Molecule: transfer RNA
Organism: Salmo trutta
RNA sequence: UGUGGCUCAGUUGGUAGAGCAUGGCGCUUACAACACCAGGGUUGUGGGUUGGAUUCCCACCG
Numbered sequence: 001u002g003u004g005g006c007u008c009a010g011u012u013g014g015u016a017g018a019g020c021a022u023g024g025c026g027c028u029u030a031c032a033a034c035a036c037c038a039g040g041g042u043u044g045u046g047g048g049u050u051g052g053a054u055u056c057c058c059a060c061c062g
Stems, first nucleotide, its partner, number of pairs: 001062002005020004022038003026034001044060005
């Protein structure tokens, strides 16, 4: 340090987002670019605390 396929945010505890990528559609003779829309996450694993954990605590794994 571990969060969508990749790179990373996030919240003094209130149910997770961006960019890129992917798919669709518009535009174009066509492609690219651009605009719009959509899908995709058991927040490393297992416990504890709490009415509620991505967030706090412990152990383990990489």